A computed fold for a 1390-nucleotide RNA from an uncultured bacterium, annotated as small-subunit ribosomal RNA. The sequence is in RNAcentral, with records from Greengenes.
[in-house]
RNA sequence: CCCUUAGAGUUUGAUCCUGGCUCAGGACGAACGCUGGCGGCGUGCUUAACACAUGCAAGUCGAACGGAGUUAUUUGGAAAGCUUGCUUUUUGAAUAACUUAGUGGCGGACGGGUGAGUAACGCGUGAGUAAUCUGUCUCACACAGGGGAAUAACGCACCGAAAGGUGUGCUAAUACCGCAUGAGACCACAGAGGGGCGUCCCUUAGGGGUCAAAGAUUUAUCGGUGUGAGGUGAGCUCGCGUCCCAUUAGAUAGUUGGUGAGGUAACGGCCCACCAAGUCGACGAUGGGUAGCCGACCUGAGAGGGUGAUCGGCCACAUUGGAACUGAGAUACGGUCCAAACUCCUACGGGAGGCAGCAGUGGGGAAUAUUGGGCAAUGGGCGGAAGCCUGACCCAGCAACGCCGCGUGAGGGAAGAAGGUUUUCGGAUUGUAAACCUCUGUCCUCGGGGAAAAGAAGAAGAUGGUACCCGGGGAGGAAGCUCCGGCUAACUACGUGCCAGCAGCCGCGGUAAUACGUAGGGAGCGAGCGUUGUCCGGAAUGAUUGGGCGUAAAGGGCGCGUAGGCGGCCUGUUAAGUCUGGAGUGAAAGUCCUGCUUUCAAGGUGGGAAUUGCUUUGGAGACUGGUUGGCUUGAGUGCGGAAGAGGUAAGUGGAAUUCCCAGUGUAGCGGUGAAAUGCGUAGAGAUUGGGGAGGAACACCAGUGGCGAAGGCGACUUACUGGGCCGUAACUGACGCUGAGGCGCGAAAGCGUGGGGAGCGAACAGGAUUAGAUACCCUGGUAGUCCACGCUGUCAACGAUGAAUACCAGGUGUAGGAGGUAUCGACCCCUCCUGUGCCGCAGUAAACACAGUAAGUAUUCCGCCUGGGGAGUACGGCCGCAAGGUUGAAACUCAAAGGAAUUGACGGGGGCCCGCACAAGCAGCGGAGCAUGUUGUUUAAUUUGAAGCAACGCGAAGAACCUUACCAGGUCUUGACAUUGAGGCAAAGCCGCGGAGACGCGGUGUGACUUCGGUCGGCCGAAAACAGGUGGUGCAUGGUUGUCGUCAGCUCGUGUCGUGAGAUGUUGGGUUAAGUCCCGCAACGAGCGCAACCCUUAUGGUCAGUUACUAACGCGCAAUGGCGAGGACUCUGACAAGACUGCCGGGGACAACUCGGAGGAAGGUGGGGACGACGUCAAAUCAUCAUGCCCCUUAUGACCUGGGCUACAAACGUGCUACAAUGGUGGCUACAAAGAGAAGCGAGACUGUAAAGUUGAGCGGAUCCCAUAAAAACCAUCCCAGUUCGGAUUGUGGGCUGCAACCCGCCCACAUGAAGUUGGAGUUGCUAGUAAUCGCGGAUCAGCAUGCCGCGGUGAAUACGUUCCCGGGCCUUGUACACACCGCCCGUCA
Repeated sequence: CCCUUAGAGUUUGAUCCUGGCUCAGGACGAACGCUGGCGGCGUGCUUAACACAUGCAAGUCGAACGGAGUUAUUUGGAAAGCUUGCUUUUUGAAUAACUUAGUGGCGGACGGGUGAGUAACGCGUGAGUAAUCUGUCUCACACAGGGGAAUAACGCACCGAAAGGUGUGCUAAUACCGCAUGAGACCACAGAGGGGCGUCCCUUAGGGGUCAAAGAUUUAUCGGUGUGAGGUGAGCUCGCGUCCCAUUAGAUAGUUGGUGAGGUAACGGCCCACCAAGUCGACGAUGGGUAGCCGACCUGAGAGGGUGAUCGGCCACAUUGGAACUGAGAUACGGUCCAAACUCCUACGGGAGGCAGCAGUGGGGAAUAUUGGGCAAUGGGCGGAAGCCUGACCCAGCAACGCCGCGUGAGGGAAGAAGGUUUUCGGAUUGUAAACCUCUGUCCUCGGGGAAAAGAAGAAGAUGGUACCCGGGGAGGAAGCUCCGGCUAACUACGUGCCAGCAGCCGCGGUAAUACGUAGGGAGCGAGCGUUGUCCGGAAUGAUUGGGCGUAAAGGGCGCGUAGGCGGCCUGUUAAGUCUGGAGUGAAAGUCCUGCUUUCAAGGUGGGAAUUGCUUUGGAGACUGGUUGGCUUGAGUGCGGAAGAGGUAAGUGGAAUUCCCAGUGUAGCGGUGAAAUGCGUAGAGAUUGGGGAGGAACACCAGUGGCGAAGGCGACUUACUGGGCCGUAACUGACGCUGAGGCGCGAAAGCGUGGGGAGCGAACAGGAUUAGAUACCCUGGUAGUCCACGCUGUCAACGAUGAAUACCAGGUGUAGGAGGUAUCGACCCCUCCUGUGCCGCAGUAAACACAGUAAGUAUUCCGCCUGGGGAGUACGGCCGCAAGGUUGAAACUCAAAGGAAUUGACGGGGGCCCGCACAAGCAGCGGAGCAUGUUGUUUAAUUUGAAGCAACGCGAAGAACCUUACCAGGUCUUGACAUUGAGGCAAAGCCGCGGAGACGCGGUGUGACUUCGGUCGGCCGAAAACAGGUGGUGCAUGGUUGUCGUCAGCUCGUGUCGUGAGAUGUUGGGUUAAGUCCCGCAACGAGCGCAACCCUUAUGGUCAGUUACUAACGCGCAAUGGCGAGGACUCUGACAAGACUGCCGGGGACAACUCGGAGGAAGGUGGGGACGACGUCAAAUCAUCAUGCCCCUUAUGACCUGGGCUACAAACGUGCUACAAUGGUGGCUACAAAGAGAAGCGAGACUGUAAAGUUGAGCGGAUCCCAUAAAAACCAUCCCAGUUCGGAUUGUGGGCUGCAACCCGCCCACAUGAAGUUGGAGUUGCUAGUAAUCGCGGAUCAGCAUGCCGCGGUGAAUACGUUCCCGGGCCUUGUACACACCGCCCGUCA
């Protein structure tokens, strides 16, 4: 100077944390799907280093050489033709130009390809070479004298199919070989000087030995030899760096070193002989796997991680393996030889070949191009040069493979067109979008011109008639892909119906899918867009930067100690680390910055920065390290004390169990929830200051007391022995801490050998329990438990907390020791050290919690962790007698697994409390008959709903038709019903005929108002909209209802606490029917509930007094409030009153409240009712009603007749009547309340045995009527029986309602007279005017209650109490549950 760090989804009902999985970004030599206009610049077999047809990719030099050939010129010979000096042919020689098989020179070691091998001095970086070489090139010096012998080509002969080869003869050179010369080089000898880095190196005087050469030519030059220097290139050596596996731990005989010899350009075990026994390795040797390395590229804030295509550097390879030759250079891609595999030719004898060069072919593969043009440029080889060669290279072709740029039009244009989609039918949206008008010309197309690239004398352009320029034409030829539930920008309709399908994760889809498919619309990117794959990122998810280990994964079971790591105070020195300055290097390209340039950009090009590294050198001296000297505080020793279940061995003791013996003694013992097995009359059990044997363990003391490293240690004595603590300050002088490997110790069980064996007790046996019981319980009982020696080496070996050191508020116990004060002394009190507990501040922590014994603040060292399952499993190694231990994976699979805490729910957890919940009682049900509802079955149909409590005398307060929704048959199709409706008519009604009826036909008949136009109401009615549906969905809904439950709860605001979910309030102590009230309290208040206010009932009062009432007065009747009258009473019904723990006493906390009492009609919410919090049950109802969506539309709508809902092997619920004497029957005779009444209630009279009928007064009702209340009371009878109980069933005859009682009503009379003698398991209601019992009324209703809703009469028993059953409330506790225990979940089987 530059750069500047992003998160989200998913575990839960919710929360915090841990932790994995997934996504958003960038990149690619890519591939695939859909689509595709142009240009520039790049890139293009990642797989089979698989096999290759064909062509090309390394030649060049005649100015090195001898030949050969062609042409031309000159010239000699010969021949032919003849125009006799010409032509032609042929054969020599010379010269010139050209070609080139061979000899020779240089180059084929470069350029080009590929990445198989290689874990290596291969590569990178930095050094060294005093241990080396270097053709061509540059510079310098010196030189080139004179000879010789061959050999290709060629000729001849021969072999072979070919490739090729043999023999013989001739010839040249810049080919080859001696001789001379030696400035110089090298070798040995030997003198001097100088230098360095150990062996050594340089300079120089001396004599001796060895060693050179080539020419060509156009006369310009180009070559040749020797030596030295430079340059370039190469060889070798060294420091450092360079993947994974230790389930690879030992490797190595030329191995390590030495001496000598050889070899090399050169050092070296490079090779050889001899000698020695070394060398490498936990700082990872050896082995195995994988891999060319780097500059760089991708990503990232960086540190890092990944990659090694294109371009550049190095290495390695050229079908596979081996080998040398030539050469300056090779162990040689397009050279040689050998071997092997493969392919080709062959006359079968033998030969030829190597695309990992450029194209191209086959093959492999998801996949990667033309058998193109040119040497014009750049570069290379040869040549003196011209030039030749060059698939290096420059270009073109193919491919959206990548990056960059451009276009597919621009402006105007609202009737907001049509069409599409949607709709609440109004509209909205597509949308200025289109049409239409005015323009423009990039790309495109046609015509014309036409490059630079060749810099400075000349020639030469493949690309290319390309780029570019000018002119004409015309909006014409040019837009797709993905997505639209959240993450993540973007929404509706239809189709589908857990199907088809989607999906990166979570997850969508089971009839209203923004998640599938399609459409419309929208979002994003755009000649591309998506998908797949790979890498980095996010991931602090391997953490150096930058994590953790009490409970989430994670502290080794414990100690001793090796290597290693780390280490007290003072001083001197050194300079390895460290810091700082200089120098060299860190190639170029790339990256970044900044100029220029292609019209911009990508791209190209110049400059700078950077390249964090390595090497070298100067300085600093704090800190770390090394070294010198010292110190005492860390550590250790000595001395003096006290404590202790510390360890090992030997011995001793008493209590208890069991067994044996003896005595006493008799029928049981033992055991359990209860039993049985077992023991016992062959004498058990019990008992005895009885006797004896044997083994094991040590009561009390005993204590969150002591000791030990941990495991662990408990009677007493003795011996030996380890450690810690206190005090002291004599000694040593950092001797310390930790500790990978290693060594040792190490509960219980188990194993081996030998003992021992009382009790206990796996296995086993028996008895129980149980559906079973291989268990829990009981009776027995073997290993074992005990001892000695040896092995095993594990555990919830835990404080789930490694060791050491230092620091950081306190308080209070306890154990050991010391000191101080005080005292005569012991206690007490204070202080210090060590151990062991509790509470608690700061701090820490996800929380729980920890907190001087840290989980706090820091340092050092070790061990361990990285999602769950698979699995501490498999394989391998090591250990073990075995059992097994230790080390320790992967495939596959899931999107979680987990920690702490929260709120609920639950518990055969705890505490407190309530309820006809139990208990105490009374009456029932369950048995019978019948009624009624339901299931099931049946049926043409038996319409349908309701289903534990909370369906089942429920919807239904009343199915003969109707109702009616069901079935059969007959009918209708704008409809039985509603609105609009052209047009027509009054309509309704009545009558007749046909028909089962619906219906059809015919006749009759005609409204109100009027301004006379018509209006109102009514009927018929074409066509069309539409009607209609008790069809489906109560799991699409509203409304209504049930239930928990008349249970006492459910919440909010503000504040406070907690990271948060949440908590507090609402908990606690009392009290209540009550979250009712009081007190306390980080809470203070409030709301919905409770209570009260409302209705009714119980008391008296005031007012009023008819239809009610009648005490007094009067009248009257057989009698009666019948009448006058009264306002007293009863009653009616309006208004106030009354009850509030108000008063007294006890308890309580002086409270709330509670107990008792007084007064009172009533006493502690007086009795009853209405009233039902937040919510639960996808509770019930689409059939009361309303309603979305779906479905039917000559029918799933509508009408009619008949049938059905009333069926009947069976089962259940709810009731009625009974089974009798507290009764039945007959007679006689009292006392209610509350209601209903006009298509009604119906008195009275008469008829009938009765049901009822005829007639009919009164009453829209405190007046009349229904209407006698019944049980009770009294009298009589029955006498315990299937009856004088009970009344079912059936028969006959009647009555009533109604169009109609057959299916299918009710009632009456007579006759008939079933079951049933109090009901199994089980189960229901009720706490006082209640249960039980008795009758009366009403709704519905033409008729039809044993049901329902009300009313009064008579009128009990019992409640000790809260252990248990059921339900509920509050607090607390556990939880792996949250669809919440009807949960979750494990194993086996299918």
The prediction has a mean pLDDT of 84.